[in-house]
RNA sequence: GUGGGCGUAGCUCAGUCGGCAGAGCUCUAGAUUGUGGUUCUAGCGGUCGCGGGUUCGAUCCCCGUCGCCCACC
Numbered sequence: 001g002u003g004g005g006c007g008u009a010g011c012u013c014a015g016u017c018g019g020c021a022g023a024g025c026u027c028u029a030g031a032u033u034g035u036g037g038u039u040c041u042a043g044c045g046g047u048c049g050c051g052g053g054u055u056c057g058a059u060c061c062c063c064g065u066c067g068c069c070c071a072c073c
Base pairs, nucleotide, nucleotide: 001072002071003070004069005068006067007066010025011024012023013022019056027043028042029041030040031039049065050064051063052062053061
């Protein structure tokens, strides 16, 4: 340089061939316990990498761009 994959919550990831953005773990509070842990309940937490386009509407489709990884050269 060429081609391809990935980027979503603090972490690991799902999601939808366009219609309210989710799970597990973590964290906080409460219940339980002599304390802790376990278990249960509730809660906090998101510019869906970034910028643009299409659309009534984009995490999803299109273009560009950044980062990481793989293959080829």

This is a predicted structure of a 73-nucleotide RNA (transfer RNA) from candidate division CPR2 bacterium GW2011_GWC2_39_10. Lineage of the source: Bacteria > Bacteria candidate phyla > candidate division CPR2. The coordinates come from a structure-prediction model, not an experiment, and the mean pLDDT is 80. Rfam family: tRNA. The family's RNA type in Rfam is transfer RNA.